[in-house]
RNA sequence: CGAGUCGGUCGGACGGUCGCGUUGGGUGCCCUCGGGCGCCCGCCGAGGAACGUCCGGGCUCCACAGGGCAAGGUGGUGGUUAACAGCCACCCGGGGUGACCCGCGGGACAGUGCCACAGAAAACAGACCGCCUCCGGUCUCAGGACCGGAGGUAAGGGUGAAACGGUGGUGUAAGAGACCACCAGCGCUGUCGGUGACGGCAGCGGCUAGGUAAACCCCACCUGGAGCAAGGUCAGACAGGGAGCGUUCGAGGGCUGCUCGCCCGAGCUCCUGGGUAGACCGCUCGAGCCCUGCGGCAACGCAGGGCCUAGAUGGAUGACCGUCGCCCGCGCGGGGGUAACCCCGCGCGGGAACAGAACCCGGCGUACAGGCUGGCUCGUCCG
Numbered sequence: 001c002g003a004g005u006c007g008g009u010c011g012g013a014c015g016g017u018c019g020c021g022u023u024g025g026g027u028g029c030c031c032u033c034g035g036g037c038g039c040c041c042g043c044c045g046a047g048g049a050a051c052g053u054c055c056g057g058g059c060u061c062c063a064c065a066g067g068g069c070a071a072g073g074u075g076g077u078g079g080u081u082a083a084c085a086g087c088c089a090c091c092c093g094g095g096g097u098g099a100c101c102c103g104c105g106g107g108a109c110a111g112u113g114c115c116a117c118a119g120a121a122a123a124c125a126g127a128c129c130g131c132c133u134c135c136g137g138u139c140u141c142a143g144g145a146c147c148g149g150a151g152g153u154a155a156g157g158g159u160g161a162a163a164c165g166g167u168g169g170u171g172u173a174a175g176a177g178a179c180c181a182c183c184a185g186c187g188c189u190g191u192c193g194g195u196g197a198c199g200g201c202a203g204c205g206g207c208u209a210g211g212u213a214a215a216c217c218c219c220a221c222c223u224g225g226a227g228c229a230a231g232g233u234c235a236g237a238c239a240g241g242g243a244g245c246g247u248u249c250g251a252g253g254g255c256u257g258c259u260c261g262c263c264c265g266a267g268c269u270c271c272u273g274g275g276u277a278g279a280c281c282g283c284u285c286g287a288g289c290c291c292u293g294c295g296g297c298a299a300c301g302c303a304g305g306g307c308c309u310a311g312a313u314g315g316a317u318g319a320c321c322g323u324c325g326c327c328c329g330c331g332c333g334g335g336g337g338u339a340a341c342c343c344c345g346c347g348c349g350g351g352a353a354c355a356g357a358a359c360c361c362g363g364c365g366u367a368c369a370g371g372c373u374g375g376c377u378c379g380u381c382c383g
Base pairs, nucleotide, nucleotide: 001379002378003377004376005375006374007373008372009371010370012324013323014322015321016320017319018318020045021044023042024041025040026039027038028037029036030035047354051365052364054363055362056361057360058359059227060226061225062224066260067259068258069257071223072222073221074220075219076090077089078088079087080086091105092103093102094101095100106218107217111216112215113212114211115210128157129156130153131152132151133150134149135148136147137146138145139144165183166182167181168180169179170178184208186205187204188203189202190201191200192199193198231281232280233279234278240272241271242270243269244268245267252264253263254262255261288307289306290305291304292303293302294301295300326351327350328349329348330347331346332345333344334343335342336341
């Protein structure tokens, strides 16, 4: 210098005018003394994702006795955390020269199911071609060739994503882990290292075992339901009518998947008609944010100091102007370079994303104009 890889971070700044929401102070008018309607000044007023609502928790309510059966989720190991399907570190497998990336990563010798097309055969397999033996027939002087049948054979060909280890040899009619040597793989035992997943080494074994569990299933662990329109307080309005079932021969409800069992139990369901849809609490100080130090490889934890940072409910957080900054294009001037081109300054014109709180947090995923910045790897050249 070029190519690449993994992160971190910003998401325009300042000022002016007008406007909006919460709130503190002052003040005017009205009033049924509770308050209502205004005006002035001040503080604060969206995000890195506020988004999707995919996980996990806090919080709230549902009377959390108990037994059984389902259903759902998670899935290498060790940590981290309030918790998680998140994060960190490591292991195993795969990819890359490498930094690094990817894995929906328990079990397929408990059982069941499925494996398209092609192919003779797709799972305790299989004889289509080929190879070999025997029998019969035809031809031929003979050796032999051809046709048909019975059997052997998985070494060779062909199909396929996949055909039941690989290479060499012994063996055989031809062959075959049938046997042998080496290799690959699997299992068992021992030993060493590691908290562990697992890895190294040595020995032994049968010789060989296909894939699929986000198919049923098995194993281990975990899980009550609904959600701030949760839930509560106050105020206010209304009008009933009809039908069905039921009051111990018990409707209906609760234990919030179902069921057993237990408990409550006089109302319940449908149709029609009518009324209200206001205020307040919950509500924002919280597993909170920032800085420093310490422990830890890290995620994270601990200690000290500092800060207060939206609470709307037809739903505020906006509009315009000026200056500066950023990006793009054009022109002019200056500088560097053989050149392509690059850098600096000025002027003119244009542009600036994704998006937007609604109970609150921790994650994940997704969107994003334009920047800033750090670690590491590979290649080339120079010293």